[in-house]
RNA sequence: GGAGUCGGCCAGACAGCUGCUCUUUCCGGUCGGCUUGCAUCGCAAACCGGUCGGCGAGGGAGGAAAGUCCGGGCUCCGCAGGGUAGAGUGCCAGGUAACCCCUGGGCGGCGUGAGCCGACGGAAAGUGCCACAGAAAAUAUACCGCCUUGUGCAGUACAAUCGCCAGGGUAAGGGUGAAAUGGUGCGGUAAGAGCGCACCGCGCUGCUGGCAACAGCAGUGGCAGGGUAAACCCCACUUGGAGCAAGACCGAAUAGGAAUCCGUAUUGCGUGACCCGCGUAGGAUUCGGGUAGGUCGCUAGAGGCGUUCGGUGACGGGCGUCGCAGAUGAAUAGCUGUCCACGACAGAACCCGGCUUAUCGGCCGACUCCCAAC
RNA sequence: GCCGGAAUAGCUCAGUCGGUAGAGCAGCUCAUUCGUAAUGAGAAGGUCGUAGGUUCGAUUCCUAUUUCCGGCACCA
Numbered sequence: 001g002g003a004g005u006c007g008g009c010c011a012g013a014c015a016g017c018u019g020c021u022c023u024u025u026c027c028g029g030u031c032g033g034c035u036u037g038c039a040u041c042g043c044a045a046a047c048c049g050g051u052c053g054g055c056g057a058g059g060g061a062g063g064a065a066a067g068u069c070c071g072g073g074c075u076c077c078g079c080a081g082g083g084u085a086g087a088g089u090g091c092c093a094g095g096u097a098a099c100c101c102c103u104g105g106g107c108g109g110c111g112u113g114a115g116c117c118g119a120c121g122g123a124a125a126g127u128g129c130c131a132c133a134g135a136a137a138a139u140a141u142a143c144c145g146c147c148u149u150g151u152g153c154a155g156u157a158c159a160a161u162c163g164c165c166a167g168g169g170u171a172a173g174g175g176u177g178a179a180a181u182g183g184u185g186c187g188g189u190a191a192g193a194g195c196g197c198a199c200c201g202c203g204c205u206g207c208u209g210g211c212a213a214c215a216g217c218a219g220u221g222g223c224a225g226g227g228u229a230a231a232c233c234c235c236a237c238u239u240g241g242a243g244c245a246a247g248a249c250c251g252a253a254u255a256g257g258a259a260u261c262c263g264u265a266u267u268g269c270g271u272g273a274c275c276c277g278c279g280u281a282g283g284a285u286u287c288g289g290g291u292a293g294g295u296c297g298c299u300a301g302a303g304g305c306g307u308u309c310g311g312u313g314a315c316g317g318g319c320g321u322c323g324c325a326g327a328u329g330a331a332u333a334g335c336u337g338u339c340c341a342c343g344a345c346a347g348a349a350c351c352c353g354g355c356u357u358a359u360c361g362g363c364c365g366a367c368u369c370c371c372a373a374c
Numbered sequence: 375g376c377c378g379g380a381a382u383a384g385c386u387c388a389g390u391c392g393g394u395a396g397a398g399c400a401g402c403u404c405a406u407u408c409g410u411a412a413u414g415a416g417a418a419g420g421u422c423g424u425a426g427g428u429u430c431g432a433u434u435c436c437u438a439u440u441u442c443c444g445g446c447a448c449c450a
Base pairs, nucleotide, nucleotide: 001370002369003368004367005366006365007364008363009362010361012339013338014337015336016335017334018333020060021059022058023057024056026054027053028052029051030050031049032048033047035045036044037043038042062345066356067355069354070353071352072351073350074243075242076241077240081276082275083274084273086239087238088237089236090235091105092104093103094102095101106120107118108117109116110115121234122233126232127231128228129227130226143174144173145170146169147168148167149166150165152164153163182200183199184198185197186196187195201223202221203220204219205218206217207216208215209214247296248295249294250293257287258286259285260284261283262282267281268280269279270278289449290448291447303322304321305320306319307318308317309316310315340343375446376445377444378443379442380441381440384399385398386397387396393430402416403415404414405413423439424438425437426436427435
């Protein structure tokens, strides 16, 4: 100098003017309550609360607010009880409120490397499937080939070789396929074959290291039988359902209604799979009627930042410090000026932890490879 | 905001334990007719919304994503 890997941060800046929303000091109007005074069917003052307006002060989208894919808080369903089904997860250990998340490790794959990726339990528990091609797709079997047998056939003077037919052996070689019954080599054999041997792979046993996944070593077994579980399934673990339009309170309004069906206990409903258990006596559908207003839930939370201690790390403990959106037709904006690197994806709606997806660019740190020079 | 569903030929829809995707209508060609319609015969037309993955093989199984559709207020 070039190429790359991992992690973190920022998300146009500044000024002026005009707006929106929330909180709040002060002032004013109005309503209600209470106390006191005047001296009576009320008036005035102080205080408290609600509401409206004004001046001022302070706060006002994100790293993904998104998809709603996981997990949790919160709320309701009487309890969240037992069983079955269903659903989900799936190497090991740890972290966490919890997780399909994260960290560390193991194994496998990719990369020269820093690093990256992995739905990574079980196919000798059972069932299913494997189109076409091929002899055969899983009890096994043999198309070509190789070898061998036959008073066989043909042929020949006779015999052998070769050819045909029939029987047998073989799985080395060819061929089919995505996949063909461990691989390579040597020996062996009629030809072959774990038939024997060596090495590799695999299974089993033992020892050593490790919490474990697993690894290493030694012995042993000729191999113990293809793939598919993002096919059914088996094993282990987890799991009640719904969702802030949850739910609670206040207020307004009406025809407090009609029809059909189920049900008084082996039924219906609570209960959004079913059964048991528990509670309760009404419930379901359709038609018709009314209101579409307000308050709470609502944001201080597994919170942010800094520092220190423990831990390889995810993370946890201590201390200090900060107050940081809360709308409901729904605010967080518009205009002007200056500057630059000319501004991407995109907008909270109960709240958090993750994952995934989208994203113009810029900055910082650590590390790897290549080239050159000292 | 929350919950659920769908995407296959120009249109409306089928497609099951994964093995080369069909039907009706429409359109095209030919026949029939003086001509049209109807009728008959024939052929064509598909990245199975998109992108990855599992598998020998995916419309089908899994994941992500795009587009579209539906339901959910309270009172009695």